[in-house]
RNA sequence: ACCUUAUCCAGAGUGGUGGAGGGAGCGGCCCUUCGAAGCCACAGCAACCGGUUCCCGAAAAAGGAACGCUGGUGCUAAUUCCUGCCUCCCGGUAACUCGGGGGAAAAGAUAAGGU
Numbered sequence: 001a002c003c004u005u006a007u008c009c010a011g012a013g014u015g016g017u018g019g020a021g022g023g024a025g026c027g028g029c030c031c032u033u034c035g036a037a038g039c040c041a042c043a044g045c046a047a048c049c050g051g052u053u054c055c056c057g058a059a060a061a062a063g064g065a066a067c068g069c070u071g072g073u074g075c076u077a078a079u080u081c082c083u084g085c086c087u088c089c090c091g092g093u094a095a096c097u098c099g100g101g102g103g104a105a106a107a108g109a110u111a112a113g114g115u
Stems, first nucleotide, its partner, number of pairs: 001115008013042005021031003027082002043076003048072002050069001051067005080107001086103006
């Protein structure tokens, strides 16, 4: 880098440094000199992997539950901030490219595994 699978309406921030951007990308909307990104420290959230205990079991397999564990990642504005393609329902219109809602996908993020 690519592929596969799972999850994405919950949760969690302060200080230092820095000095103008940031929220992936398009459009929107928002955050930000009352201090953006990045970096550092400490704190926290979650529970994917790992661990421990328990259940089931012939089994140290598979499966299930609990525990936050001096472990490995991740995360700590807004649903993945919303949206874009397809489709369904309701409303509106002479008609529609309009309004509202649902589903599914694409893309993205994270984890685990693989090439």